[in-house]
RNA sequence: AGAGUUUGAUCAUGGCUCAGGAUGAACGCUGGCGGCAUGCCUAAUACAUGCAAGUCGAACGACGUCUUGCCCUUCGGGGCAAGCGAGUGGCGAACGGGUGAGUAACACGUGAGUGACCUGUCCGGGCGGCGGGGGAUAACCACUGGAAACGGUGGCUAAUACCGCAUAGGAAACGAUUGUCGAGAUUGUUUUGAAAGGUGCCACGGCACCACCGACGGAGGGGCUUGCGGCGCAUUAGAUAGUUGGUAGGGUAACGGCCUACCAAGUCGAUGAUGCGUAGCUGAGCUGAGAGGCUGGACAGCCACACUGGGACUGAGACACGGCCCAGACUCCUACGGGAGGCAGCAGUAGGGAAUUUUUGGCAAUGGGGGGAACCCUGACCAAGCAAUGCCACGUGAACGAAGAAGGUCUUCGGAUUGUAAAGUUCUGUUGAUAGGAAUGAAAGGUGUGCGCAGGGAAUGGCGCAUGCUUGACAGUACCUUUCGAGGAAGCCCCGGCUAACUACGUGCCAGCAGCCGCGGUAAUACGUAGGGGGCAAGCGUUAUCCGGAAUUAUUGGGCGUAAAGCGUGUGUAGGCGGUCUGUUAAGUCAGGUGUAAAAGAUCUCGGCCCAACCGAGUAGGGCAUUUGAAACUGGCAGACUUGAGUACGGUAGAGGCAAGUGGAAUUCCAUGUGUAGCGGUGGAAUGCGUAGAUAUAUGGAGGAACACCGAUGGCGAAGGCAACUUGCUGGGCCGGAACUGACGCUGAGACACGAAAGCGUGGGUAGCAAACAGGAUUAGAUACCCUGGUAGUCCACGCCGUAAACGAUGAGAACUAAGUGUUGGAGUGAAAUUCAGUGCUGCAGUUAACGCAAUAAGUUCUCCGCCUGGGUAUUACGGUCGCAAGACUGAAACUCAAAUGAAUUGACGGGAACCCGCACAAGCGGUGGAGUAUGUUGUUUAAUUCGAAGAUACACGAAGAACCUUACCAGGUCUUGACAUACCAUUGACCGGUUUAGAGAUAAACCUUUCCCUAGUGGACAAUGGAUACAGGUGGUGCAUGGUUGUCGUCAGCUCGUGCCGUGAGGUGUUGGGUUAAGUCCCGCAACGAGCGCAACCCCUGUUGCUAGUUGCUAACAGUAAGAUGAGGACUCUAGCGAGACUGCCAGUGACAAACUGGAGGAAGGCGGGGAUGACGUCAAAUCAUCAUGCCCUUUAUGACCUGGGCUACAAACGUACUACAAUGGCCGCAACAAAGAGAAGCGAGAGGGCGACCUUUAGCGAACCUCACAAAUGCGGUCCCAGUUCGGAUUGGGGUCUGCAACCCGACCCCAUGAAGUCGGAAUCGCUAGUAAUCGCGAGUCAGCAAAUCGCGGUGAAUACGUUCCCGGGUUUUGUACACACCGCCCGUCAAACCACGAGAGUUUGGAACACCCGAAGCCGGUGGCCCAACCCUUAGGGGAGGGAGCCGUCGAAGGUGGGCCGAAUGAUUGGGGUUAAGUCGUAACAAGG
Repeated sequence: AGAGUUUGAUCAUGGCUCAGGAUGAACGCUGGCGGCAUGCCUAAUACAUGCAAGUCGAACGACGUCUUGCCCUUCGGGGCAAGCGAGUGGCGAACGGGUGAGUAACACGUGAGUGACCUGUCCGGGCGGCGGGGGAUAACCACUGGAAACGGUGGCUAAUACCGCAUAGGAAACGAUUGUCGAGAUUGUUUUGAAAGGUGCCACGGCACCACCGACGGAGGGGCUUGCGGCGCAUUAGAUAGUUGGUAGGGUAACGGCCUACCAAGUCGAUGAUGCGUAGCUGAGCUGAGAGGCUGGACAGCCACACUGGGACUGAGACACGGCCCAGACUCCUACGGGAGGCAGCAGUAGGGAAUUUUUGGCAAUGGGGGGAACCCUGACCAAGCAAUGCCACGUGAACGAAGAAGGUCUUCGGAUUGUAAAGUUCUGUUGAUAGGAAUGAAAGGUGUGCGCAGGGAAUGGCGCAUGCUUGACAGUACCUUUCGAGGAAGCCCCGGCUAACUACGUGCCAGCAGCCGCGGUAAUACGUAGGGGGCAAGCGUUAUCCGGAAUUAUUGGGCGUAAAGCGUGUGUAGGCGGUCUGUUAAGUCAGGUGUAAAAGAUCUCGGCCCAACCGAGUAGGGCAUUUGAAACUGGCAGACUUGAGUACGGUAGAGGCAAGUGGAAUUCCAUGUGUAGCGGUGGAAUGCGUAGAUAUAUGGAGGAACACCGAUGGCGAAGGCAACUUGCUGGGCCGGAACUGACGCUGAGACACGAAAGCGUGGGUAGCAAACAGGAUUAGAUACCCUGGUAGUCCACGCCGUAAACGAUGAGAACUAAGUGUUGGAGUGAAAUUCAGUGCUGCAGUUAACGCAAUAAGUUCUCCGCCUGGGUAUUACGGUCGCAAGACUGAAACUCAAAUGAAUUGACGGGAACCCGCACAAGCGGUGGAGUAUGUUGUUUAAUUCGAAGAUACACGAAGAACCUUACCAGGUCUUGACAUACCAUUGACCGGUUUAGAGAUAAACCUUUCCCUAGUGGACAAUGGAUACAGGUGGUGCAUGGUUGUCGUCAGCUCGUGCCGUGAGGUGUUGGGUUAAGUCCCGCAACGAGCGCAACCCCUGUUGCUAGUUGCUAACAGUAAGAUGAGGACUCUAGCGAGACUGCCAGUGACAAACUGGAGGAAGGCGGGGAUGACGUCAAAUCAUCAUGCCCUUUAUGACCUGGGCUACAAACGUACUACAAUGGCCGCAACAAAGAGAAGCGAGAGGGCGACCUUUAGCGAACCUCACAAAUGCGGUCCCAGUUCGGAUUGGGGUCUGCAACCCGACCCCAUGAAGUCGGAAUCGCUAGUAAUCGCGAGUCAGCAAAUCGCGGUGAAUACGUUCCCGGGUUUUGUACACACCGCCCGUCAAACCACGAGAGUUUGGAACACCCGAAGCCGGUGGCCCAACCCUUAGGGGAGGGAGCCGUCGAAGGUGGGCCGAAUGAUUGGGGUUAAGUCGUAACAAGG
């Protein structure tokens, strides 16, 4: 510091996710040790048991029991001293410890104030005192109530308990003086207010110590007030009656509405009151570069609370955790009458929960309470225990060790890896075990002894010194030493990318994984296991939460034309910001000083535990307060200025606004005339109108609405918007000069005003147009598009609504920043230049993700406002405000996805555009589709009808030929190392061949015949049989694991590369453009220059010709024949080898002086002469595992092999491809003529003979330019038929034959006789062909025993048409749009149906919270009080009375409780509403292309 993920790829925007750190954690697996920390985050739930606050006999009395010591004893006991228990009294119990429920508050933090206050203990070797009296009471005793808790009555007694009196530098009231506003200070008078003793010593006078009282001061602690600071929601906007203030009084330690009475009506709030929700606050902790964000567990400070609520008492201090009273809930005891209790102290229990420890030791240390002290108490604390909960440290060994062991795993079988790892050898001893030694923490204090000091100072005592003795829970622990021996000590996660680390097997969209992207459908580095590897390590992973990355809330540090985002527009309040100069001030600002900023923590520097964690010391500190100064800038105050702004004056343009009036054209309607059969409307029609006279035409009239031409990229207005003309009223702008004011300005939350169309209300109006509606069409449907009608509405007046793609998708204002060119209105000029204000285009810098913007900025800056923060849910719900309604404004969440989006790129596509080509259409010729048959396919059938091929690019295709074989299929019968290959062992010597029997055959049995080589060996070769294992075999699967081969686009003209250049980039350029071509063919131009694969050419056949060569070919001349049969010849034909020839070479024209095209000459052939072979980069997961090869999987007495028979030949039906026809351009009969290319030895087979014929018999020639197949047919000539189901057509069937073959039944071909079906030219639709072509005619070959209507070839006869590119199909190039990229067979929307999920509404139901009104009214404080009761003081006649107090009663306040109506929230609810999600449901096709 970044990375992954949207796309075919790119850049941007934008979300999601990851890598880091942290935790009071939990869970899973694992677990050696030590140190230091930490340990109920949930139920502030309920608690058994024990402990957590006592102490003082030197305050007091009584002794009762008991214990110990001493003494006495009449042995019963008594006395003294010490101790224990209870009581009175003092101090403490308000500290320490726990928890975080409540609290949004002066609770906390920070800084101030208190002239408005309090303070026990402690300190000031401080000041002054401590006099003299009185009356009770507990304990105790007696009686007595009660189950208990706890009492009651009577009697006795003490105090440092209680109460008067005296004393007083205090206090209060009043007065005076004075002060820094004050309730401060000083002072006078009056009134009023204290006390207690104890212990030790003694020279008996006192002394000392500890207590006690009054006042002053201090320290520490507290109360109160106050500035500032720190949560969310505005879908909480108004709140408040003791409320705000005043006067008087009360109350308090003290100010104060703190409380009461009266008076006034204030007070708080958009700088967020009030309400609701949440929350203890802080020092600090985590994270971060920082700014920030999150947190408040441990430690420390403050606050609050103590079962829930209320209350006071005591006290220096409490409204009191281990105190009291009352109410409530709960628990316990009970004799039912009544009582007791409060772990949020330490342990512990139950419960809850994912989850959090021992019912331990000790007061040795530190600290606290009491005491004069010893000492006692202390679950504070110190320690130990439990827990890997965290941090830190250590170990589980080290060195050598290659036969690179064994085993495991993988393997291309060679090996590789685990791996120096192990074993083995030599060592070490941390830790562990064993044994021994052994701390620091302890110093104070006490006590003994000996000294010193102060005072008048003998004793006690006080202060201090020295020394002896005395105190350790942890713990016999840390630590040290001895001995033992590598011995006891390694796991967890991960290995597709991010992200370090790969193989095998299993599984087969299953099981599973997953943080995101995503893996898994038979070759998974992603699941599971193993081997190996990577990371961390006594831990490792997961989960949860926080910060970071995230500049993803942006102060530092983002944006708003199109990605989310500028309010529709203006006026203007608060607020924010603000021109030039001068003076002043010092609030902001800057600098210095001071105080504070607790400690701990953090930083830095040192130090102590062996190191570290941990601990200690010292530094530092940006905040707040205060003080001194500076004066540039901002602010305040004062004065001035003119350039911002405005006013006045003079001009000027305009559909700016409002009102009234006027005008012509057109539509419609009405009347009348003319006139006749149609009009109207459409893609085409129909509805409609019209013979009752339409449309058309002419004249006249009525009425409403809108204003052609001018007219424009024009003008005006804030926007919406504004258009005939005239008049009136009226707003704003611009220009000119520079008279006036003198910053008067800009923006603008709320607020107010305006605001298209549609819509609403009331009343008018209504010509045209026209939602709804009706009809006609279209259509599968058509609630649409089209047509005919037609009502609201459109128009006017008044009032609402307040929204639009209200758009420049661009807020307002100001300043600055190259040019060029139009245009509107001014100024200026002779005309210009120039200049101001608008309005357009092009374009530089700059900017932008790009597109683009570019003085009218989206550039460079400033000010102010509005708005945005992933997509969907959602222009939604609920609530609120507005509205007559429709609805508008404001505006979420649950849930869900990993994207959604912008710009640009390359393709593909378009019922987009342009250009071009092709038998693509058109123009023609002939077919298919109808018939019969053949053949292939589907389907069906079957034991099997083997398999494959499936639009074009499957279907007379693989198959160039299924009777057996083929054959892969089925049935049955057989074999199991096998029908076939290699290797081993044994036996045999053959194998082969032949015969017989059984059998359907395979096969089985029997018989006959039968070896070779020589080095002579137990040899070798070969073969058979038998055996055992490796293995053979598979037309079994996967063509979506593959090679090879093939089809198709397409013989279409394309497809790319190097370097350079352009672009952030994907990419572009080149390859586009102008011409031209069959062609990316060529030329020209050009940021391109070159090159490659394709095109063309090179190859073959054919067309002309020369040369060479003449046999089996040929025959002109000569001889000759039945015949080129023969002699002869090479001239010709022909054969087959080598050449020539054609190149736009020549001419003319066109073109750009090019390429090229058009025409012509010559030529056998002319512009590629004709045909073939040749198939770029790639596409279709195209075809083929059944040609072959091949990975993996499957099978192995079978999915292999053999045999017989059957099947592939089935047959309601459908399709493709062919053949033959339907006839006269023909059929039949007779005669006659002309090919090419092939084939032939298990062959072609002449000739001759036989048969009607298929064919048979016989055998001459020929391995073929020689012989044979082999008569070519259409054609010509002659004859016949005469338009008919025929002398057409030949299917089908019967009979009889021929041939091949082991065998023609299933299931061959052919021949003869007989039979003589459909069919009379073929619907929708569709195919081929542009010249030696189509059409038509026959011939041959391959396959093959036989079988050809198929296929591949060959020649014969031999046309028609092409105007042309509008349309159909396919293709190429350019351009355009795109939401497509699996690429239009794409994408995608909505209803309905189904499942699930969350949410809204809902008659209601249940429940909680905070208030309000009223009722009741505990405890208690306060106030009042008849009668009653009372020791201290006073009076007294001694009876009593008074002062004062108490109980009781009454009253105010008052918790809980009750009643009531509202408010707010939660849960739930029949039903209902929309929303979301979900491989293959239904209906349509709305959007993306002009998406029809």
The prediction has a mean pLDDT of 84.
The RNA shown here (small-subunit ribosomal RNA) has 1492 nucleotides and comes from an uncultured organism.
It matches the Rfam family "Bacterial small subunit ribosomal RNA". Gene Ontology terms of the family: structural constituent of ribosome and ribosome.
The RNAcentral record of the sequence draws on ENA, Greengenes and SILVA.